[in-house]
RNA sequence: AAGAGUAUAAUUUAAUAGGUAAAAUAUGAAGCUCCAACCUUUAACUUUCUGGUUCAAGUCCGGAUACUCUUG
Repeated sequence: AAGAGUAUAAUUUAAUAGGUAAAAUAUGAAGCUCCAACCUUUAACUUUCUGGUUCAAGUCCGGAUACUCUUG
């Protein structure tokens, strides 16, 4: 320099061909307990950024950023 891929919650991963984002772990609170732990209930937290298409975008398209791989 050229080409390809990946980016979703604090972490690890789902979301079938576009139809309103979920689970586990972790965290907070309550219950249980003499106090904890375990267990039960509950709460908060998410689509890398920016545009476009669409009635509707995590998903399709363009650009940017970060990381990874390949070629030279």